RNA sequence: GAUAACGGCAAACGCAUCGAAAGGUGCGGACGCAAAGCUCCGGGUCUAAAGCCCUCGACGGGCCAUGACGGCCGAGUUACCGAA
Numbered sequence: 001g002a003u004a005a006c007g008g009c010a011a012a013c014g015c016a017u018c019g020a021a022a023g024g025u026g027c028g029g030a031c032g033c034a035a036a037g038c039u040c041c042g043g044g045u046c047u048a049a050a051g052c053c054c055u056c057g058a059c060g061g062g063c064c065a066u067g068a069c070g071g072c073c074g075a076g077u078u079a080c081c082g083a084a
Base pairs, nucleotide, nucleotide: 001081008033009032013028014027015026016025017024018023031071037077038076039075041074042073043072044069045068046067051063052062053061054060
C1' cells in the first nucleotide's frame, strides 16, 4: 500500500461440543481485514464461579479476576508481493 499478482484469515448466523458465565473449539457460512498472524506488556471492555458482605430466608442483592476479548486501542515480534 496500487483498478497489481499468488494467496491468507473468517463476522453474524446454524449444528455439535467445552465452560458457572463471558467466551473457546470443530464443521458449515462470509461481515469484513494489508497483518483480522502470534504475545495479556500497558490501557480498556465483558463475565462473576470461588471468596467476602448484606438479607428472616431465597433459585435474592452488592464487591471482586485468578477467567475472557489479540476482529477494542496501543506496544512487542514474525511474514507474502513490489507500481507510485
Molecule: c-di-GMP-I riboswitch aptamer
Organism: soil metagenome